[in-house]
RNA sequence: GGGCGGUUGGCGCAGUUGGUAGCGCAUCACAUUGACAUUGUGGAGGUCACUGGUUCGAAUCCAGUACCGCCCACCA
Numbered sequence: 001g002g003g004c005g006g007u008u009g010g011c012g013c014a015g016u017u018g019g020u021a022g023c024g025c026a027u028c029a030c031a032u033u034g035a036c037a038u039u040g041u042g043g044a045g046g047u048c049a050c051u052g053g054u055u056c057g058a059a060u061c062c063a064g065u066a067c068c069g070c071c072c073a074c075c076a
Stems, first nucleotide, its partner, number of pairs: 001072007010025004019056001027043005049065005
């Protein structure tokens, strides 16, 4: 330098055909207990890496940029 993949709550991940973003763990409150744990119910927490474009509408499509990983090439 070329190609491919990835980036989504604190952590690990889904999101198929563009239509108001979800699961598990963690966390908080309540119930249960003498208390703790377990279990159950409910809540809070993300404008989807960034910028721009297309569209009535973008996590999703297009372009560029950043970071991470793999492969190839080049130099030594």

RNAcentral holds the sequence, with entries from ENA. Predicted 3D model of a 76-nucleotide RNA (transfer RNA) from Vampirovibrio sp. Its Rfam family is "tRNA". The family's RNA type in Rfam is transfer RNA. The coordinates come from a structure-prediction model, not an experiment, and the mean pLDDT is 82.